The RNA shown here (c-di-GMP-I riboswitch aptamer) has 138 nucleotides and comes from a Candidatus Sericytochromatia bacterium.
NCBI's taxonomy places the organism under Bacteria, Bacillati, Candidatus Sericytochromatia.

[in-house]
RNA sequence: AAAGGAAAAAGGCAAACCCGUCGUGAGGCGGGGACGCAAAGCCACGGGUCUAACCCCAGGAAGUUCUGCUUCUGUCCCCCAUUUCAAAGGGGGACCAGCGCGUCAGCGCUGAGGGGGUUAGAUAGCCGGGUUGCCCAU
Numbered sequence: 001a002a003a004g005g006a007a008a009a010a011g012g013c014a015a016a017c018c019c020g021u022c023g024u025g026a027g028g029c030g031g032g033g034a035c036g037c038a039a040a041g042c043c044a045c046g047g048g049u050c051u052a053a054c055c056c057c058a059g060g061a062a063g064u065u066c067u068g069c070u071u072c073u074g075u076c077c078c079c080c081a082u083u084u085c086a087a088a089g090g091g092g093g094a095c096c097a098g099c100g101c102g103u104c105a106g107c108g109c110u111g112a113g114g115g116g117g118u119u120a121g122a123u124a125g126c127c128g129g130g131u132u133g134c135c136c137a138u
Stems, first nucleotide, its partner, number of pairs: 002138001004136002012037002017032006035125001041131003045128003048123010059073006074095007096111006
C1' cells in the first nucleotide's frame, strides 16, 4: 500500500419503542433501550424513498348564468368489511375549513384519493460513489 473478515481481543455505534426537546412536515438532537452493524465514522455527488408548497393530468363532489366555467377534493382516530386489481368499500367520532340557517346558544350541509412536474428539504441504518479510520490476518 492493496484486496479481505473465519476466529480472537481491546473497544465502538445503536433499530423499534418510551420520555424530553426542536421542526408545518419528512425528520433532527438529548436521555433510556438493543434489532442489528467491520465503517451503522464523515460527505446529499448519482439513483431510490419520504416531506412541504405550488403547478399539470385524468378521476370524484357541489354550485351555476349548463355542454363549460367556478369552487372544493383538510388533519387525526375508532369499528366493520375487503385482499392484489393502477387506485380510492361502509359506518362513526374529534378538530379544522367553506357554505347556509339561527331565537346568537348553537344547528345543518360539504370536505375519495391517484399519477406526473418544479422548487426547497429529509434520509449516510435504502443502494452506489467519495473520504477518513480500529483490530486481526494474507